[in-house]
Context: one part of a larger RNA
Molecule: large-subunit ribosomal RNA, domain V
Organism: Ignavibacteria bacterium
RNA sequence: UUUGCAGUUAGACGGGAAGACCCCGUGCACCUUUACUAUAAUCUAAAGUUGUAAAGUCUCUUUUUUAGUGUAGAAUAGAUGGGAGCGCAAGCAAUAGUGAAAUACCAUCCUUUAAAAUUGAUUUUACUUAAUUUUUUAAAAGACAGCUUGUGAGAGGUAGUUUGACUGGGGCGGUCACCUCCCAAAGAGUAACGGAGGUGUACAUAAGGCAAUUUCAAAUAAAAAUUUAUUGUAGAGCGUAAUGGCAUAUAGUUGCUUGACUGUAAGAUAAACAUAUCGAACAGGGAUAUAAUGUCGGUCAUAGUGAUCCGGUGAUUUUGUGUGGAAAAAUCAUCGCUCAACGAAUAAAAGGUACGCCGGGGAUAACAGGCUUAUGGUUUCUGAGAGUCCAUAUCGACGAGACCGUUUGGCACCUCGAUGUCUGCUUAUCACAUCCUGGAGCUGAAGUAGGUUCCAAGGGUUCGGCUGUUCGCCGACUAAAGUGGUACAUGAGCUGGGUUCAGAACGUCGUGAGACAGUUUGGUCCCUAUCUGCUGUGAA
Numbered sequence: 001u002u003u004g005c006a007g008u009u010a011g012a013c014g015g016g017a018a019g020a021c022c023c024c025g026u027g028c029a030c031c032u033u034u035a036c037u038a039u040a041a042u043c044u045a046a047a048g049u050u051g052u053a054a055a056g057u058c059u060c061u062u063u064u065u066u067a068g069u070g071u072a073g074a075a076u077a078g079a080u081g082g083g084a085g086c087g088c089a090a091g092c093a094a095u096a097g098u099g100a101a102a103u104a105c106c107a108u109c110c111u112u113u114a115a116a117a118u119u120g121a122u123u124u125u126a127c128u129u130a131a132u133u134u135u136u137u138a139a140a141a142g143a144c145a146g147c148u149u150g151u152g153a154g155a156g157g158u159a160g161u162u163u164g165a166c167u168g169g170g171g172c173g174g175u176c177a178c179c180u181c182c183c184a185a186a187g188a189g190u191a192a193c194g195g196a197g198g199u200g201u202a203c204a205u206a207a208g209g210c211a212a213u214u215u216c217a218a219a220u221a222a223a224a225a226u227u228u229a230u231u232g233u234a235g236a237g238c239g240u241a242a243u244g245g246c247a248u249a250u251a252g253u254u255g256c257u258u259g260a261c262u263g264u265a266a267g268a269u270a271a272a273c274a275u276a277u278c279g280a281a282c283a284g285g286g287a288u289a290u291a292a293u294g295u296c297g298g299u300c301a302u303a304g305u306g307a308u309c310c311g312g313u314g315a316u317u318u319u320g321u322g323u324g325g326a327a328a329a330a331u332c333a334u335c336g337c338u339c340a341a342c343g344a345a346u347a348a349a350a351g352g353u354a355c356g357c358c359g360g361g362g363a364u365a366a367c368a369g370g371c372u373u374a375u376g377g378u379u380u381c382u383g384a385g386a387g388u389c390c391a392u393a394u395c396g397a398c399g400a401g402a403c404c405g406u407u408u409g410g411c412a413c414c415u416c417g418a419u420g421u422c423u424g425c426u427u428a429u430c431a432c433a434u435c436c437u438g439g440a441g442c443u444g445a446a447g448u449a450g451g452u453u454c455c456a457a458g459g460g461u462u463c464g465g466c467u468g469u470u471c472g473c474c475g476a477c478u479a480a481a482g483u484g485g486u487a488c489a490u491g492a493g494c495u496g497g498g499u500u501c502a503g504a505a506c507g508u509c510g511u512g513a514g515a516c517a518g519u520u521u522g523g524u525c526c527c528u529a530u531c532u533g534c535u536g537u538g539a540a
Base pairs, nucleotide, nucleotide: 001540002539003538004537005536006535007534008533010532011531012530014527015526022361023360024359025358027357028356029353030352031351032350035161036160037159038158039157042153043152046149047148048147049146051127052126053125054124055123056122057121058120061117062116063115064114067111068110075103078109079108080107081106082105085092086091132141133140134139164176165175166174173193177199178198179197180196181195182194200342201239202299203298208257209256210255211254212253213252214251216235218231219230220229221228222227237246238245240304242302243301244300261284262283263282264281267278268277269276270275273343286296287295288294310336311335312334313333314332315331316330318329319328368415369413370411371410372409374408376404377403378402379401380400381399385395386394422497424494425493427489428486429485430484431483432482435460436459437458438455439454440453441452442451443450462476463475464474465473466472503521504520505519506518507516508515509514
C1' cells in the first nucleotide's frame, strides 16, 4: 500500500412516514351558539270529515217607515240639480218679501228612528236515530275530540352554509374610500404597519351672477365706545385642513338680480379598463351695466363620495303579442345603499377543534445553522474622584474606541416528499479570556497570608441533600472544585423526569363548543450497518 474477518455507530444534513407543530387554500369534516337561512316536534286562526233544534248579539243589502228647530222670515229651511207650473177641486207654488241659503212638483244623496226579509259572522244551550272516539259487553263521550289540508308563532331537535384582506410568520392591535403637504432625487409618476393633518359638507336673509366703489393686518402718535394721521407687498381676508394663488383683486361695502339656465359640443389632459377633468364655439330664451366691448352653464382652486341590478315617483307625438284597450315595457327627469372591507361576491351569516383530515409551503414561524452585533461579554484609552498626603498598590464616575460571537434580540438565507426538542448518563475533543499546580513584575509586599498584572493549556479540576431541572441554595471535603466551543457536542449510544397529542380534574375566562409560557395525574422512544471513519486481529 492492497485485501479479508470480527466489532463500534461519529458522518453519509443515514432509512422509515409527500411534517401531526406553524402558515396558506375564497379546501374538508365534526362540534357549539342569543351567526344567517331553512325545517321536524309543539301550540295555533280557518276549512273538510260535520248532523238536528232553540235563543241572543253584531253585520251586508233591499223595501216600507220616523224625522232634521241659531237669528230674520207666515215657519221646525237636511243637501244638490231640474223647475213655472201642479192638482178633479179646495188649494199649493211662482211673483213679492226675509235670509248665507226659498219653499209647489220631479229626481238623486246625507244623517236619523222603527219594522220585515235577506247575507255573513259570532256566543250560549240542548239532542243522539244515523258520523266519530274510548271500552270487552254494558256503558260513556259526542258534533267536541281525533284525522286531513293549512295560516301564524316557536324551534341548534335536524340540516345547509358563512365567519374579509393587508400584515417584516400568524394572532392581538391598527388600517381599508377621498383631499393637502413632506419623503419624491428642480418635467410627470413613484413604495413602506414612513412623518403630519383634514373630508363624508356649507351657502337663497348668498358665502351664486353682473356692475360700481374701497384697501387690509400690525406698529407708532393723537383723540377716546366709533375716529384721525404716518409707516405699511400682505405679515390680513378669501365658510372649512394643508398647499398653491389673489391688492387696478379671487378680499371689504353697496345696487340690481337668479346663468346654481335649456339643447349641443370641436378639441384637449389624466388614465390598463371603467371613468374623471378642462373646454372654445352654435341655437334658444335671460341677468347685469347709462350704453357698449363684455361677463354669467354655481362658489379662488384642489376633498364633501358609490358602478350595475332591482324597485318607487313624475313627464312623454314611443311599443303594446288576432283587433280596440289594459297590464307591462321604453325614453327623459328624479328618488332609495357608513354596499365606509368605500371597483360594491348574497336580499340574508358568528365561533370551536388537543378528536381532527386533505392539498401545499422552507414563498412563512418554533429548534439548530448563517448574516448582523442593538443587547451581552472581554478589553484598551482618558482620569473627575476615593485611597490621611498621592489619579493610576487598589478602586474608578462621565466619556471615547477595539475585539468576541457563549446571552436576549433583529433578518427570514438552506432544510416543512421531516435537520428529533430540555435535563441527566456514557464517551469525549478543542480554545484560553487560567480554578489548581509552574515561572515572573508591581504592591498601601516586614514575615505568614494576600491584592493586581504578565508568561504558561503538561496534567488535574470531588462526593452528597432539594428540584424534571440547566441554574441555584445547602452540607462535607479538596491543591482546585475554571469559563466557554463542538447542531445550547453526543437519542441509527441509553434515559424520558420536563415540555408538546389523545383520558381526567381544579382555578380562571367564555352563553357554549372549548381555551390558558396556569396547575395536577396518566401516557408505545422503530431501524438485522451498504459506504466513509474508528478499534481489534489476519493475509499478500